[in-house]
């Protein structure tokens, strides 16, 4: 340098063929329980879906250009 895969909540991951308010588990906060703590239970908060622009009535999903991570190939005078 070229090709492929991926980037979504603090972490690990979903989201059918583009469809309405993007969810789950763990973690966090609060409540309840308990003599106290933990566990269990209930509730809540937490997201510019890597960035910019585009297509569309509608984009996490499609397209363009980039950024980051992983893998493969090539180059290595």
């Nucleotide at each position: 340098g070229c090709c492929c895969c991926g980037g979504u909540a603090g972490c690990u991951c979903a989201a059918u063929a583009g469809g309405a308010u993007a969810g789950a588990g763990c973690a966090a906060a609060g409540c309840a329980c308990u003599c106290c703590u933990a566990a269990c239970g209930c509730u809540u908060a937490g997201g510019u879906u890597g960035a910019c622009a585009g297509u569309u009535c509608g984009a996490g999903u499609c397209c363009c250009u980039c950024c980051c991570g992983g893998g493969g190939c090539a180059c290595c005078a």

The prediction has a mean pLDDT of 81. This is a predicted structure of a 77-nucleotide RNA (transfer RNA) from an Anaerolineaceae bacterium. It was read from a public genome assembly. Its Rfam family is "tRNA". About the family: Transfer RNA (tRNA) molecules are approximately 80 nucleotides in length. It is annotated as a transfer RNA. Lineage of the source: Bacteria > Bacillati > Chloroflexota > Anaerolineales > Anaerolineaceae.